[in-house]
Context: one part of a larger RNA
RNA sequence: CUGGGCGUAAAGCGCGCGUAGGCGGUUGACUAAGUCUGCUGUGAAAGCCCCGGGCUUAACCUGGGAACUGCAGUGGAUACUGGUUGGCUAGAGUAUGGUAGAGGGUAGUGGAAUUUCCGGUGUAGCAGUGAAAUGCGUAGAGAUCGGAAGGAACACCAGUGGCGAAGGCGGCUAUCUGGACCAAUACUGACGCUGAGGUGCGAAAGCGUGGGGAGCAAACAGGAUUAGAUACCCUGGUAGUCCACGCCCUAAACGAUGAGAACUAGCCGUUGGGUCCUAUUUUGGAUUUAGUGGCGCAGCUAACGCGUUAAGUUCUCCGCCUGGGGAGUACGGCCGCAAGGUUAAAACUC
Numbered sequence: 001c002u003g004g005g006c007g008u009a010a011a012g013c014g015c016g017c018g019u020a021g022g023c024g025g026u027u028g029a030c031u032a033a034g035u036c037u038g039c040u041g042u043g044a045a046a047g048c049c050c051c052g053g054g055c056u057u058a059a060c061c062u063g064g065g066a067a068c069u070g071c072a073g074u075g076g077a078u079a080c081u082g083g084u085u086g087g088c089u090a091g092a093g094u095a096u097g098g099u100a101g102a103g104g105g106u107a108g109u110g111g112a113a114u115u116u117c118c119g120g121u122g123u124a125g126c127a128g129u130g131a132a133a134u135g136c137g138u139a140g141a142g143a144u145c146g147g148a149a150g151g152a153a154c155a156c157c158a159g160u161g162g163c164g165a166a167g168g169c170g171g172c173u174a175u176c177u178g179g180a181c182c183a184a185u186a187c188u189g190a191c192g193c194u195g196a197g198g199u200g201c202g203a204a205a206g207c208g209u210g211g212g213g214a215g216c217a218a219a220c221a222g223g224a225u226u227a228g229a230u231a232c233c234c235u236g237g238u239a240g241u242c243c244a245c246g247c248c249c250u251a252a253a254c255g256a257u258g259a260g261a262a263c264u265a266g267c268c269g270u271u272g273g274g275u276c277c278u279a280u281u282u283u284g285g286a287u288u289u290a291g292u293g294g295c296g297c298a299g300c301u302a303a304c305g306c307g308u309u310a311a312g313u314u315c316u317c318c319g320c321c322u323g324g325g326g327a328g329u330a331c332g333g334c335c336g337c338a339a340g341g342u343u344a345a346a347a348c349u350c
Base pairs, nucleotide, nucleotide: 003322004321005320006319007304008303012318014201015200016199017198021194022193023192025088026087027086028085029084030083031082033081034080035077036076037075038074039073040072041071042070049065050064051063052062053061054060091191092188093187094186095185096183097182098181099180103177104176105175106174107173108172109171110154115149116148117147118146119145120144121143125136126135162169163168206247207246208245209244210243211242215241216240220236221235222234223233258317259316260315261314262313263312266295267294268293269292270291271290272289273288274287275286276285277284299306300305323350324349325348332343333342334341335340
C1' cells in the first nucleotide's frame, strides 16, 4: 500500500462546538491544472525476455529486436473533477405568527414526613430479630396532644409521557436564558456535511478552602450468626451525602449500535402542531408533519435478532479492531494538590 470488519465474537471517542484537511446541489460561459490522445526528446551499457550466430554441447561469448510501464516539451479533445465568472432554489439559513416542554441559571416560597428540643397527659416497658442480644427507659422512655428549631427530599399528578448534544432534568412562584416543532408567505442564494489537532461540557465517588448537618451512611465500635465471620442480620456511628468557590475527568458514560444525506411494503398505540370532514354540549374520523413505542414484508444476520428511529440498499467524513495471557501494565511524555487520569509497549508464555 492492499483486505475484511466494529449491537452481543476484537473493535463507535461519554457528548458538543469547531481549525486544518477530506467531501459537496442545479445551470450557462471561460480556462485547460487533473483526465484522455498524437508527436518529439530522453529513458547509458550490461542484465531479464524473443529471434539468430560462435566455441563438438552447455555454462559462457556475441548480433539484432523488444522492453525500460517513467519524465519533460509540444499540438489537440473538454464529458467528468478542479479553477474563474454569471445565474437558479429543491440543501442550509433569516424574518413574521403560533405551540408544547422535569431544558439551564438565580431569587423567593409551600405542605407532608423524619429527627431533636420545650410543655401537658400518662406508666412500664420500648426498640430489634429467624430467634436474640447490644441499645433506650422509673433521673419517667415508648404512646399521645400542643409548640419550636433545623436540614434534606418533593407523595398523588406520572405516562415504553415530556425536555436536553451527552451527563442528566420532577413541589410552587417570579425573573434571566438556550434549543425544538408547526403553518403560510417573503427574503439570502450552496452560505453545506464531517472533523485529525484544539476547546468546552461531563453521573457517582474522591480532593482543597469555608459553611451546613435532619435522615441515610463507607470507616469504626458493640451485639448476634458461625468451625471461623475482618461479612450477610441488629444497635450505634464519623467522613460523605447538602451549599459556595476551585479541582478531578472516570463509568455496563449502553441503544453495549459515530455524525450527516438519499432510497426501500404495511398495521397498531402514544406526545406536540397543522388542514379537512362530522359534531357543535361533549366528540369522532381522515390526512399531513416532528417525536416516541409495539409488531412485521422484502432484505440483512453465525444465530439471537434488526427491519422508514435499520443491524436493509448506497454516498461522504471521522474514530476504532487485527489470537489469549502478560496489560490497559512497565518505561517515558503530558495533565493532577493527591488519588490517579491519558498516551502506551516488550520479554516471556499458550
Small-subunit ribosomal RNA, central domain from a metagenome, 350 nucleotides, folded computationally. RNAcentral holds the full RNA, with entries from SILVA. Rfam family: Bacterial small subunit ribosomal RNA. Rfam links the family to the GO terms structural constituent of ribosome and ribosome.